Large-subunit ribosomal RNA, domain II from a marine sediment metagenome, 692 nucleotides, folded computationally. The RNAcentral record of the full RNA draws on SILVA. Its mean pLDDT, the model's own confidence on a scale to 100, is 83.

[in-house]
Context: one part of a larger RNA
RNA sequence: UCCGGCGAGUUGCUCGUCAGCAGCAGGUUAAGGCCUUAAGGGCCGGAGCCGUAGCGAAAGCGAGUCUUAACUGGGCGAUAGAGUUGCUGGCGGCAGACCCGAAGCCGUGGCGAUCUACCCUUGGGCAGGUUGAAGCGGCCGUGACAGGUCGUGGAGGACCGAACCGUUGUAGGUUGAAAACUGCUCGGAUGACCUGAGGGUAGGGGUGAAAGGCCAAACAAGCUCGGAGAUAGCUGGUUCUCCCCGAAACAUAUUUAGGUAUGGCCUCUGGAAUUGAGUUCGCAGGAGGUAGAGCACUGGAUGGGCUCGGGUGACGCAAGUCAUACCUCCCCCAACCAAACUCCGAAUUCCUGUUGAAUGCUGCCAGGGAGUCAGUUGAUGCGCGAUAAUGUGCAUUGUCGAGAGGGAAAGAACCCAGACCGCCUGCUAAGGCCCCGAAGUGACAACUAAGUGUAUCUAAGGAUGUGGGUAUGCUGAGACAACUGGGAGGUUGGCUUAGAGGCAGCCAUUCCUUUAAAGAGUGCGUAACAGCUCACCAGUCCAGCGUGGCCGCGCCGAAAAUGGUCGGGACUAAGUUGUCCGCCGAAGCAGCGGACUUCAUGCUUUGCAUGGAGUGGUAGGGGAGCGUUCCCGGAGCGAUGAAGCUGGGGCGGAAGCCUUCCGGUGGAGCGACGGGAAGUGAGUAUGCCGGA
Numbered sequence: 001u002c003c004g005g006c007g008a009g010u011u012g013c014u015c016g017u018c019a020g021c022a023g024c025a026g027g028u029u030a031a032g033g034c035c036u037u038a039a040g041g042g043c044c045g046g047a048g049c050c051g052u053a054g055c056g057a058a059a060g061c062g063a064g065u066c067u068u069a070a071c072u073g074g075g076c077g078a079u080a081g082a083g084u085u086g087c088u089g090g091c092g093g094c095a096g097a098c099c100c101g102a103a104g105c106c107g108u109g110g111c112g113a114u115c116u117a118c119c120c121u122u123g124g125g126c127a128g129g130u131u132g133a134a135g136c137g138g139c140c141g142u143g144a145c146a147g148g149u150c151g152u153g154g155a156g157g158a159c160c161g162a163a164c165c166g167u168u169g170u171a172g173g174u175u176g177a178a179a180a181c182u183g184c185u186c187g188g189a190u191g192a193c194c195u196g197a198g199g200g201u202a203g204g205g206g207u208g209a210a211a212g213g214c215c216a217a218a219c220a221a222g223c224u225c226g227g228a229g230a231u232a233g234c235u236g237g238u239u240c241u242c243c244c245c246g247a248a249a250c251a252u253a254u255u256u257a258g259g260u261a262u263g264g265c266c267u268c269u270g271g272a273a274u275u276g277a278g279u280u281c282g283c284a285g286g287a288g289g290u291a292g293a294g295c296a297c298u299g300g301a302u303g304g305g306c307u308c309g310g311g312u313g314a315c316g317c318a319a320g321u322c323a324u325a326c327c328u329c330c331c332c333c334a335a336c337c338a339a340a341c342u343c344c345g346a347a348u349u350c351c352u353g354u355u356g357a358a359u360g361c362u363g364c365c366a367g368g369g370a371g372u373c374a375g376u377u378g379a380u381g382c383g384c385g386a387u388a389a390u391g392u393g394c395a396u397u398g399u400c401g402a403g404a405g406g407g408a409a410a411g412a413a414c415c416c417a418g419a420c421c422g423c424c425u426g427c428u429a430a431g432g433c434c435c436c437g438a439a440g441u442g443a444c445a446a447c448u449a450a451g452u453g454u455a456u457c458u459a460a461g462g463a464u465g466u467g468g469g470u471a472u473g474c475u476g477a478g479a480c481a482a483c484u485g486g487g488a489g490g491u492u493g494g495c496u497u498a499g500a501g502g503c504a505g506c507c508a509u510u511c512c513u514u515u516a517a518a519g520a521g522u523g524c525g526u527a528a529c530a531g532c533u534c535a536c537c538a539g540u541c542c543a544g545c546g547u548g549g550c551c552g553c554g555c556c557g558a559a560a561a562u563g564g565u566c567g568g569g570a571c572u573a574a575g576u577u578g579u580c581c582g583c584c585g586a587a588g589c590a591g592c593g594g595a596c597u598u599c600a601u602g603c604u605u606u607g608c609a610u611g612g613a614g615u616g617g618u619a620g621g622g623g624a625g626c627g628u629u630c631c632c633g634g635a636g637c638g639a640u641g642a643a644g645c646u647g648g649g650g651c652g653g654a655a656g657c658c659u660u661c662c663g664g665u666g667g668a669g670c671g672a673c674g675g676g677a678a679g680u681g682a683g684u685a686u687g688c689c690g691g692a
Base pairs, nucleotide, nucleotide: 001692002691003690004689005688006687011095012094013093015092016091017090018089019088020087021086022085023084024083026050027049028048032044033043034042035041036040054061055060064076065075066074067073098237099236101234105227106226107225109224110223111222117201118200119199120198121197122196123195124194125193126191128160129159130158131156135152136151137150138149139148140147164188165187166186169184170183171182172181203219205215206214207213240625241624242623243622244621245620250263251262252261253260254259264372265371266369267368268367269366270365271364276361278359279358280357281356282354283353284352285351286350287349292344293342294341298338299337300336302334303333304332305331309327310326311324312323313322314321315320375400377398378397379396380395381394382393383392384391405416406415407414420594421593422592423591425590426589427588431584432583433582434569435568436567440581442580443579444578445577446576447575453571454570461556462555465553466552467551468550470548471547472546473545474544482540483539484538485537486536488513489512490511493507494506495505519534523532524531595615596614597613598612599611600610601609602608603607626681628678629677630676631675632674633673636670637669644665645664646663647662648661649658650657651656
């Protein structure tokens, strides 16, 4: 992992509540008793309970009562009247209360020191080698000591190193040879040493050279049994079918935030309303201070004018006067800004009304049952953030959630569109029509040359790309470009300067002359000149040549990590723009057939027919059924073969059914139909047991 079996809303309550059914009209018995055909039934039994009157804390009063000194009041009641008992079902309460699951807590219950910690008693073990304390002795030495030296001696938590005890480093091992090992290396090795046997200390206790270590392979309180089905606002699981409706992820509160309660939203039942309520549109009336705009207020903020005041300067002995390209109140002019500014002010929205229109019960009231309280993303208006985020917090709305189908290559939330079932029918939506791949290699007019582009991005900036259009200038009195030639004189203008000669710099009515034309000079150049050019003119040539905005499509700018992409092939249109005609294309719409729900009408009324509307669906509510085991009643079947298993066949809208549809196997029970009672339906619980 697979197969088979088992496996989860149950039961009790003289508890509550609601609905259905039944009995009685006041209802009903409990314990107990008697009878009996005896786990049953019948009859007694009225003790008690509920109802029939309420109010008050109560005494108490009573259709009233309480409050109060007292109510003209106010609260709760009466006057509008039905209850009660039983059964069944929904939900709740108390109980383990749908099932499985803790870590833990407690017990004057029990078992453990054969592991290990420490202790007691009694035994055992430590190859070999080294060092050489005290003491003692000889000799030397001293006045005597001291001291020295040589021996002897054999001390030590002494040294080296096996056994033994340990385990420093490293490598291996890590589903191991081993639930702690192996190899090499290493520490202690006469000691606080190691070790055998016997014994002691026990769970809030022991023992501990102390690590919260150890107490039988897992100890911040052992193991086992019991309280015990501890508790679990947490996770997981919760078993047949069809039909109708169908949410929420919000508000308020919460030692509350992943829980819960009440309300909102869903469902079912009953009721009042049809001259009605709801929704949408129209019409009429009203509310408001947003968008925008504005500067009248509150603030911000720029320039100018005028200028109180201040500063500075001049004059003056002072008072003061004058000046001012300084600052500047108020006022004026011009132009601005604001969520917490408003002289103004929409659209949308909201409220009310309506003898209007549409829709067709959606609205309202009461009661039973819920689920929801983690939302998500797109669009729009905003706050926070960085006018970041598949970011975060609001509001309105659409999706998904709980929604399949078509498109977007692929895709919860985008675009189209809401799937009752069937059909080898038709029309369309979004989107498409060269091939993959259904439908145009469609038409007309343009653009693009970059594979730009062809459903996925791009800026500032730059450029004789190219098309369109506009403004303006020159031009057969010859433009523009090119080529040939000229481009002069006063003069080296003046100043400055070492020099300044068109060309470092400064100055200037930068003038005059010769001219077809030629600047007191456009650039290069020289130390300064020189030299080369330009402006300007003529000739040759010949018809267009410049400049500035605007619009379309392109170019550069252009960078991301495994091999590139328009989905691919590929395309010069099969790209882009505009106009037009066709076609394809979905579970949409239509056609044909069928099923179910609901409303209306009719009828031969427990249903049928006709017509209208409807039938996506998670949590969840409601309705109707199938099947399993057992029991009662009751047809029947079975050794001429029951159940079960298995191959085929048939039926039903599904669960399923076919005993007397046909075979095989099997070898003794099965069971229509009408009822009843439940250990009543498995694929998931890291489920349990068995097997492969």